c-di-GMP-I riboswitch aptamer from a Deltaproteobacteria bacterium, 90 nucleotides, folded computationally.
RNA sequence: UUUGCAAAAAGGUAGCCCUUCCCAAAGGCUGGGGCGCAAAGUCACAGGCCUGAGUUCAUCUCAAAUGGAUAUGGCAACGGGGUUGCCAGG
Numbered sequence: 001u002u003u004g005c006a007a008a009a010a011g012g013u014a015g016c017c018c019u020u021c022c023c024a025a026a027g028g029c030u031g032g033g034g035c036g037c038a039a040a041g042u043c044a045c046a047g048g049c050c051u052g053a054g055u056u057c058a059u060c061u062c063a064a065a066u067g068g069a070u071a072u073g074g075c076a077a078c079g080g081g082g083u084u085g086c087c088a089g090g
Stems, first nucleotide, its partner, number of pairs: 012037002016033003021028002041083003045080001047078001048075003054070006
């Protein structure tokens, strides 16, 4: 490092869909169903991804509109990392 022992017992949770509310949006929250998950507990630390309010650039005579860029906003079920953890066997 890889594989087997590995199946149990008590539980936990819940992608996605529907729903309540919040939100500019991503997304979060409430309730229901359950595909799944041995960390699918938890933490935005470094990647990655999503949104683009605000800011800015371009187009346009000016505006408006449209498009681009951008996180201070998000995602912990995108993996990595930190940290905590049930039972059994050894």

The organism belongs to Myxococcia, within Bacteria. The model forms 95% of the base pairs in the Rfam consensus. The coordinates come from a structure-prediction model, not an experiment, and the mean pLDDT is 85. The sequence was found by an Rfam model in a public genome assembly.